This is a predicted structure of a 111-nucleotide RNA (TPP riboswitch aptamer (THI element)) from a Caulobacterales bacterium. Taxonomically the source falls in Caulobacterales (Bacteria, Pseudomonadati, Pseudomonadota, Alphaproteobacteria). It matches the Rfam family "TPP riboswitch aptamer (THI element)". Rfam describes the family as follows. Vitamin B(1) in its active form thiamin pyrophosphate (TPP) is an essential coenzyme that is synthesised by coupling of pyrimidine and thiazole moieties in bacteria.
[in-house]
RNA sequence: CUCCGUUCUCCGGGGGGCCGCUAUCGAGCGGCUGAGAUUGGGCUUCCUCGCCCUGACCCGCCGAACCUGCUCCGGGUCAUGCCGGCGAAGGGAUGGGAACCGGACGGCGCC
Numbered sequence: 001c002u003c004c005g006u007u008c009u010c011c012g013g014g015g016g017g018c019c020g021c022u023a024u025c026g027a028g029c030g031g032c033u034g035a036g037a038u039u040g041g042g043c044u045u046c047c048u049c050g051c052c053c054u055g056a057c058c059c060g061c062c063g064a065a066c067c068u069g070c071u072c073c074g075g076g077u078c079a080u081g082c083c084g085g086c087g088a089a090g091g092g093a094u095g096g097g098a099a100c101c102g103g104a105c106g107g108c109g110c111c
Stems, first nucleotide, its partner, number of pairs: 001106001002104003005100006011060004017032006023048001040053004066091003072085004
C1' cells in the first nucleotide's frame, strides 16, 4: 500500500405473522416462532382494516435481508413460512466515510 474482518457513522433496501382470553380501545394481557412480531407520534374511519413519520432489528452484489413462484408440496401444530422442500430458480438495496497494540500461509520499499 492492497484485500479481508470487526465496530461506529452517513446513505439505501426490508419485514412485522399465528393462537387464546378479555374487551371496544386507532385495543389490553398471555402464549408460539424469530435478529425483529410496531417504541413513540399523526391520519382515513363501516371493518381489532389501512396509511404516513419515527424507534428497535436485519440486509446492501462474496447480496437466502426481503419479494415472487405460493390459494404450491411433505411433516408437524390449537394455529401460523412452525420445520423441511421448492432453492443459490427468478427478482432484490450496485453504497460513502472513520477507527482498530484486528487478519492475510498478500505486494512494494528501507535497515